Background: This is a predicted structure of a 95-nucleotide RNA (c-di-GMP-I riboswitch aptamer) from a Gemmatimonadaceae bacterium. The coordinates come from a structure-prediction model, not an experiment, and the mean pLDDT is 83.
[in-house]
Order: sequence, then C1' cells, then structure tokens
RNA sequence: UCCGAUAACCGGCAAAGCCACCGAAAGCUGGCGACGCAAAGCCCCGAGGCUACCGCGAACUGACCACCGUUUGCCAAGCCAGUCGAGCCGCCGAA
Repeated sequence: UCCGAUAACCGGCAAAGCCACCGAAAGCUGGCGACGCAAAGCCCCGAGGCUACCGCGAACUGACCACCGUUUGCCAAGCCAGUCGAGCCGCCGAA
C1' cells in the first nucleotide's frame, strides 16, 4: 500500500405490546417501548406470503320469480423490504 473476516469503537435501526390517526381489510404513519438486526439502509425487478372494498359464481330464506339479507368459493393493479433472491448506496476495522 492492497485485500479483508470477526472482535472492539463511534454510533444506527426498532419486534411484540400500548395510545393516537388513516384504511373495507391486510397494513401505513406518529409517540412510548426493545424482540432482535453488520445492511432490520434504499428499491416491488423475480419468487413467496397476507387482505378482498368492488366485482364474478354458488347456497339459504317453505308456490314461483325478482330485490334485500346471510353464508361461502374465486379475484390485486392493494399490502408485506423484519420472507427470500436480484440491483444500488454504505460506517469502523485489530489479532
């Protein structure tokens, strides 16, 4: 000088829960709070997962039909980056 994994140092982020707010929901945001994280920084490009307002189908409602209501199946362009991968940026650095 270069490479460089951990330890260590300066620090960083913030799970669950509670309060408030937005949303049909999943979930977001703010405050308190720390389960943890060396990318738990950014980013929906790929995969996976979550929700289903609207929409489509089915069943029920004792003549039939329609409407309403209830239940149920499907549906993402909504949501999850602290599910994983890809891409981008990034602090310190012994033995």